[in-house]
């Protein structure tokens, strides 16, 4: 050098056809239970903002009403070939 697969919350991982981003579980606060704990159960958990609402799927543009999804460059992990 080519080729093929990946990056999403505090973490594992979804979302497959472009149409509510984060389902589901783990952790974490609260709050019930309890003498108190642990278990169990509810409810919250990306940023900013008083709030309406704006931004956010590795980083940097396109295309589209709309982009994690398609398309160009990159950068980083993991496999193959030389």
């Nucleotide at each position: 050098g080519c080729c093929g697969g990946g990056a999403u919350g505090a973490u594992g991982g979804a979302a497959u056809u472009g149409g509510u981003a984060g389902a589901c579980a783990u952790g974490c606060a609260g709050c019930a239970c309890u003498u108190a704990a642990a278990c169990u159960g509810c409810u919250g958990u990306g940023a900013g903002g008083c709030a309406a609402c704006u931004c956010g799927u590795g980083c940097g543009g396109g295309u589209u009403c709309a982009a994690g999804c398609c398309c160009c460059g990159c950068u980083c992990c993991c496999g193959g070939c030389a």